[in-house]
This record gives sequence, C1' cells and structure tokens, in this order.
RNA sequence: GCAGAGUAGGUGUUUCCGCGUCAAGUGCCAGGGGAUGGGAAGUCGCCCCUGGACGAAAGGCCGGGUCCUACGGUCUGCGAUGGGACACCGCUUCCGCUGC
Repeated sequence: GCAGAGUAGGUGUUUCCGCGUCAAGUGCCAGGGGAUGGGAAGUCGCCCCUGGACGAAAGGCCGGGUCCUACGGUCUGCGAUGGGACACCGCUUCCGCUGC
C1' cells in the first nucleotide's frame, strides 16, 4: 500500500417457547438518561425511564347440578405481540487485528 474480519442492531423464515385478546404489547410525538467492532471520539440507528395523542377480532368445544352470565381449561384465529433458532445484512474518522 491492497484485501479482509469483528459492534449496537435490522430484515426474512420457522409453530420452537410464551404474552395479550378482561388490551398489556407494537407503532407515533415530546423530554431525560444509557450502551454501542479491540482502543479513542461520535452519529443516522439502538435500548431504558417519564409524559402525551391514537387504538384492535374474535369464535368453537369442555368443566362444576341443566341453561344464561361470569370463571377455569382447551382448540382455531387475531395482534405492526415478546423471546429462541436459522439465513442474509450490518460502524463514520483515526489507531489496532488478520492475510498478501
């Protein structure tokens, strides 16, 4: 000098395990805080807290003495639903690392 690896995390797939359906969660806005390739600085991005606006899909079967309601269980759905697994993607500057 050239090439490459690695973060936070993102997307997709998967019934592998949950949560909700009695509305939490997700998504949106504002404020505050934090983490973020091995090191330093840092941001689009990410996470957390607080506040705000908005806002949803249920149905079948079973149970206690029958029916209804309610409750519990279960199945099928539903939710910008959480986690796991797999695949792909994935640091701006300087230094470092690996190969040549």
Source information
Predicted 3D model of a 100-nucleotide RNA (THF (Tetrahydrofolate) riboswitch aptamer) from a marine eukaryotic metagenome. Of the family's consensus pairs, 91% are formed in the model.